About this RNA:
The RNA shown here (Bacterial RNase P class A) has 360 nucleotides. The sequence was found by an Rfam model in a public genome assembly. Its Rfam family is "Bacterial RNase P class A". Rfam's curators write: Ribonuclease P (RNase P) is a ubiquitous endoribonuclease, found in archaea, bacteria and eukarya as well as chloroplasts and mitochondria.

RNA sequence: GCGGAGGGCCGGAUGGCCGCGGGGGUAUGCCCCCCGAGGAAAGUCCGGACUCCACAAGGCAACGGUGCCGGGUAACGCCCGGCCGGGGCAACCCGAGGGAAAGCGCCACAGAAAACAGACCGCCGGCCCCCGGGCCGGCAAGGGUGAAACGGUGGGGUAAGAGCCCACCGCGGCCCUGGCAACAGGGCCGGCACGGCAAGCCCCACCGGGAGCAAUGCCGAAUAGGGAUCCCGCAUGGGCCGCCUUGGCCCGGGAUCCGGGUAGGCAGCUCGAGGCGCGCGGGCAACCGCGCGUCCAGAGGAAUGGCCAUCCAAGGGGCCUCCCCCUGGACAGAAUCCGGCUUACAGGCCCUCCGCGCGU
Numbered sequence: 001g002c003g004g005a006g007g008g009c010c011g012g013a014u015g016g017c018c019g020c021g022g023g024g025g026u027a028u029g030c031c032c033c034c035c036g037a038g039g040a041a042a043g044u045c046c047g048g049a050c051u052c053c054a055c056a057a058g059g060c061a062a063c064g065g066u067g068c069c070g071g072g073u074a075a076c077g078c079c080c081g082g083c084c085g086g087g088g089c090a091a092c093c094c095g096a097g098g099g100a101a102a103g104c105g106c107c108a109c110a111g112a113a114a115a116c117a118g119a120c121c122g123c124c125g126g127c128c129c130c131c132g133g134g135c136c137g138g139c140a141a142g143g144g145u146g147a148a149a150c151g152g153u154g155g156g157g158u159a160a161g162a163g164c165c166c167a168c169c170g171c172g173g174c175c176c177u178g179g180c181a182a183c184a185g186g187g188c189c190g191g192c193a194c195g196g197c198a199a200g201c202c203c204c205a206c207c208g209g210g211a212g213c214a215a216u217g218c219c220g221a222a223u224a225g226g227g228a229u230c231c232c233g234c235a236u237g238g239g240c241c242g243c244c245u246u247g248g249c250c251c252g253g254g255a256u257c258c259g260g261g262u263a264g265g266c267a268g269c270u271c272g273a274g275g276c277g278c279g280c281g282g283g284c285a286a287c288c289g290c291g292c293g294u295c296c297a298g299a300g301g302a303a304u305g306g307c308c309a310u311c312c313a314a315g316g317g318g319c320c321u322c323c324c325c326c327u328g329g330a331c332a333g334a335a336u337c338c339g340g341c342u343u344a345c346a347g348g349c350c351c352u353c354c355g356c357g358c359g360u
Base pairs, nucleotide, nucleotide: 001356002355003354004353005352006351007350008349009348010347012311013310014309015308016307017306018305020036021035022034023033024032025031026029038331042342043341045340046339047338048337049336050212051211052210053209063208064207065206066205067204068082069081070080071079072078083097084095085094086093087092098203099202103201104200105197106196107195120143121142122139123138124137125136126135127134128133151169152168153167154166155165156164170192171190172189173188174187175186176185177184178183216267217266218265219264226258227257228256229255230254231253232252237251238250239249240248241247274296275294276293277292278291279290280289281288282287312329314327315326316325317324318323
């Protein structure tokens, strides 16, 4: 210098004026002071705190989830470290990564055959023959198909062959060594018996009650309903006590009181398994501990917004070296809170590492 791998950070800056939400001070003035979005506030996908409902504890069954090992954490399907497998020269990246000798099921197309094996082309032996081949028997090494073909490579052996025999590799069993473990390395034996799929059922181990701040608790009108007690029957009226008079009851009218709901208000609400900054200690790391400093939005149909000036990126243009002009800030917008994951993101900065080339 070129190409690449991993990780972190910023994501407009400063000042002025006006406005909006919250808090505080007050001499109560339409005054003063302080605070006011994010790394994802997003998707609402996991895990919790908190609240209500259900439920003795526990076990079993069903259903759902998780799934190599160790550690971290309040917890997790998250994070860190390691193992194994795959990719890359490498830095590094990717993996739903328990069990297929418990059972069931499936394995498209092609192919002779897709799982108690079997034999299309072939290879070998014998017999026949019109020399093309046919019949009988042996074989599974070679060809061909496939994602996958009943261990692989090499040698011996044989009519041709074959774990038929041998060595190594693979596989299985037992043991030793290292490691907390996953696992790795080694020794002996077996002699091929045991194809793949569990993001198919299933088996094993572990975890899991339900709903969610529109949870939940409190206060609570006006108006219109409901209930209780008392009064009126004077004026208009209806029904019942068979009819009429009197009287009574109900509807009705009025007064007082009680109760529920709604509108609305308050709490939950933001000080919390906190965050941030600095320092120290433990740990490879995730993370943990200690000390000091700082309180860092709390709205509730929901504030966080405009304008101006100077500058910084980015884009475009002009006598694109200086300079000037124009445009204009990526994704996005808190809603009970916290830990994660995932997704979106103009542009820019920083750190570490790998490969190749060149120079010293």